[in-house]
RNA sequence: GAGUCGGGCGGACGGUCGCGUCGGUGGGCAACCACCGCCGAGGAAGGUCCGGGCUCCGAAGGGCAGGAUGGUGGCCAACAGCCACCCGGGGCGACCCGCGGGACAGUGCCACAGAGAACAGACCGCCCCUCCACCUCGGUGGGGGAGCAAGGGUGAAACGGUGGUGUAAGAGACCACCAGCGGCCGGGGUGACCCGGCCGGCUCGGUAAACCCCAUCCGGAGCAAGCCCAGACAGCGUGCGACCGAGGGCGGCCCGCCCGAGCACGCGGGUAGGGUGCUGGAGGUGGUCGGCGACGACCACCCGAGAUGGAUGACCGUCACCGCCUCGCCGGCAACGGCGGCGCGGGACAGAACCCGGCCUACAGCCCGGCUCGU
Numbered sequence: 001g002a003g004u005c006g007g008g009c010g011g012a013c014g015g016u017c018g019c020g021u022c023g024g025u026g027g028g029c030a031a032c033c034a035c036c037g038c039c040g041a042g043g044a045a046g047g048u049c050c051g052g053g054c055u056c057c058g059a060a061g062g063g064c065a066g067g068a069u070g071g072u073g074g075c076c077a078a079c080a081g082c083c084a085c086c087c088g089g090g091g092c093g094a095c096c097c098g099c100g101g102g103a104c105a106g107u108g109c110c111a112c113a114g115a116g117a118a119c120a121g122a123c124c125g126c127c128c129c130u131c132c133a134c135c136u137c138g139g140u141g142g143g144g145g146a147g148c149a150a151g152g153g154u155g156a157a158a159c160g161g162u163g164g165u166g167u168a169a170g171a172g173a174c175c176a177c178c179a180g181c182g183g184c185c186g187g188g189g190u191g192a193c194c195c196g197g198c199c200g201g202c203u204c205g206g207u208a209a210a211c212c213c214c215a216u217c218c219g220g221a222g223c224a225a226g227c228c229c230a231g232a233c234a235g236c237g238u239g240c241g242a243c244c245g246a247g248g249g250c251g252g253c254c255c256g257c258c259c260g261a262g263c264a265c266g267c268g269g270g271u272a273g274g275g276u277g278c279u280g281g282a283g284g285u286g287g288u289c290g291g292c293g294a295c296g297a298c299c300a301c302c303c304g305a306g307a308u309g310g311a312u313g314a315c316c317g318u319c320a321c322c323g324c325c326u327c328g329c330c331g332g333c334a335a336c337g338g339c340g341g342c343g344c345g346g347g348a349c350a351g352a353a354c355c356c357g358g359c360c361u362a363c364a365g366c367c368c369g370g371c372u373c374g375u
Base pairs, nucleotide, nucleotide: 001373002372003371004370005369006368007367008366009365011319012318013317014316015315016314017313019040020039022037023036024035025034026033027032042349046360047359049358050357051356052355053354054222055221056220057219066218067217068216069215070214071085072084073083074082075081086100087098088097089096090095101213102212106211107210108207109206110205123152124151125148126147128145129144130143131142132141133140134139160178161177162176163175164174165173179203180202181200182199183198184197185196186195187194188193226276227275228274229273235267236266237265238264239263240262247259248258249257250256283302284301285300286299287298288297289296290295321346322345323344324343326341327340328339329338330337331336
């Protein structure tokens, strides 16, 4: 200098004004208002794509349908997540990429080009026989018949590759080596798989992000879950009652006095509304130990959003950071670099709504570290 991988930050302090929950004081019949005080978004709070907690409903068990996952071994509460490894591909390398089970269970599809695209195919071509014509007697051209997948050409892909034997010309037809596939054996690994040997001419195309097959897993709905408190009006029902007087007032109760025709309960409706669920949790930070690692165990410390039409903002000042311009000093032949100063400008993406673990996506400007290649 070029590159690759990983981790981290997402301004700080002060003042003024404003917003929200909670607490206190004061005012108000109450709704609420005023003042004071504490606290008040994120690395993604986002998309809502997975997984779990929690809640209610359902459920003996099994099956069908449907969905999800898909190399192996681990981690985790669980996952489509993470770690390590295997295989294939790319890169000199660090490293990166892979929706990575099955295409000898079956079915389907394979554009364009091309003669032919799946148990293929004679377009050009090669070879032999025969007939005709020509001839410089070596052959050449044309018609017909039979053979050939070696060569050319098309294509992403043309039914193993190279060399030889063979043949009229050819062909795994046969042979040697190589590549692949299948079977058997030995060795290594928990395993995916790897290494080696022998045998079989077996040479079989691709596509499952086409249907499908195999294995494993999955009950449904969601905080508008659920639970608690709990109205009013109309209307309806039941019971008691109208002088044998329900009920009400005075009253703690009885007696007593007064008023006196409706009263009580239920349905309406567990509705409107309010409360709860609600935030301390598979939590964070540090250390020690175990593990390659994801992660786990133990110890210590820390934890101050909870809104409900939904608050968390704006301005000013100082400092820090970045960019531009310019000045001074230092180093250097120079390009330029370092330090300091004046001025101007800039700070993104976005925003809790029951809570967690992930994935994915957005993001101004920065910081730190490992490794590789080149000089």

Predicted 3D model of a 375-nucleotide RNA (Bacterial RNase P class A) from uncultured Phycicoccus sp. The sequence is in RNAcentral, with records from MGnify. NCBI's taxonomy places the organism under Bacteria, Bacillati, Actinomycetota, Micrococcales, Phycicoccus.